[in-house]
Molecule: Bacterial RNase P class A
Organism: Chthonomonas calidirosea
């Protein structure tokens, strides 16, 4: 200068005028002060806080994670590390236990796709022959074709021919030793060596009770029973089965009226936000100081005119709250890192 990685900021701010919501005063129908949409408010994709039921106690089912440490309220996040795989790097992705507990697939080609009967074929040595070739036996998987993959790879020696049969050096299994808290590395010996697929079933270890703010309260109001069938020898009591333990007088169906769409709570002071010290490689813990940063309820947070910056024109609207993933995004910045070329 270029072209690329990893991380972070903003996406409005300020003044007028006018309008809305909430909340404080003052008073009354108004006045004033204070506050009022996001990095993702989205997806409903995890996890929890919180509320009801009855223990949330065991079991099966039945769902989810899946290399080691570690953070955390938890998690399937995240941080750190090990292996692999991208990439020249910076950096990045990984659905990363287990194929020797079982069962399944591996299409088409090939002889042949898990117990390997050999297609072309190379040794041996027999019979026979129109001397071109046939036939039957025994050895062999090195050559060769066929496939994604053919029972370790390349090379040398050996052999009737060949073959880990043996030797060299790679993998790979297993044993030792050393380092590491580990998952793993390195070295070293040595049987010569046992396809893949588990986001196929399944097997192992770990976690999960359910339902959810339309969860649940509270106060107004209104009301009328009859039938039938089951229950104190226990019906009934939150996703499915079951146990155990609790509570327990009423449940289940039909018929045939009443009320309720009304008010308040739940509702925002939090695993909270800044800013500073400390621990920790990090995630993040602790400690001082310090702020209160929407609470609608068919559902407020907006028009307009200036103005600085000049970007404000992109993705896009809170509904119980919080942590993360995952996705959409016009521009305009900032730190740091890698590579390529030039130049001092």
């Nucleotide at each position: 200068u270029g072209a690329g990685g990893a991380g972070g900021u903003c996406g409005g701010g300020u003044g007028g005028u006018c309008g809305c919501u909430c909340u404080c005063g003052c008073a009354u129908u108004g006045c004033g002060g204070g506050a009022g949409a996001g990095g993702a408010a989205a997806g409903u994709c995890c996890g929890g806080g919180c509320u009801u039921c009855a223990u949330a106690g065991g079991g099966c089912g039945c769902g989810a994670u899946g290399c080691c440490g570690g953070a955390u309220a938890a998690c399937g996040u995240c941080c750190g590390g090990g292996c692999g795989g991208g990439g020249u790097g910076a950096c990045u992705c990984g659905a990363c236990g287990g194929a020797a507990a079982g069962u399944g697939c591996c299409a088409c080609a090939g002889a042949a796709a898990u117990g390997a009967c050999a297609c072309a074929g190379c040794c041996c040595a027999c019979c026979u022959u129109u001397a071109g070739g046939g036939g039957a036996g025994g050895g062999c998987a090195a050559c060769g074709g066929u496939g994604a993959a053919a029972u370790g790879g390349u090379g040398c020696g050996g052999u009737a021919a060949g073959a880990g049969c043996g030797c060299a050096c790679c993998a790979g299994c297993a044993g030792u030793g050393u380092g590491g808290a580990g998952a793993c590395a390195c070295a070293u010996u040595g049987g010569c060596u046992u396809g893949g697929u588990a986001a196929a079933c399944c097997c192992c270890a770990u976690c999960g009770g359910a339902a959810g703010c339309a969860a649940g309260g509270u106060c107004a109001a209104a009301c009328a029973g009859g039938a039938a069938g089951g229950g104190u020898u226990g019906a009934g009591g939150u996703g499915g089965c079951u146990c155990c333990g609790c509570c327990g007088a009423c449940c289940u169906u039909c018929c045939g009226g009443g009320a309720u769409a009304g008010a308040c709570c739940g509702c925002u002071a939090g695993a909270g936000g800044a800013g500073u010290c400390g621990g920790g490689c990090a995630a993040c813990c602790g400690g001082c100081u310090u702020c209160c940063c929407a609470g609608a309820g068919a559902g407020a947070u907006g028009a307009c005119c200036a103005u600085a910056c000049a970007a404000a024109c992109a993705c896009a609207g809170a509904a119980c709250c919080c942590g993360g993933c995952u996705u959409a995004c016009a521009g305009a910045c900032c730190u740091c890192c890698u590579c390529a070329c030039g130049a001092g």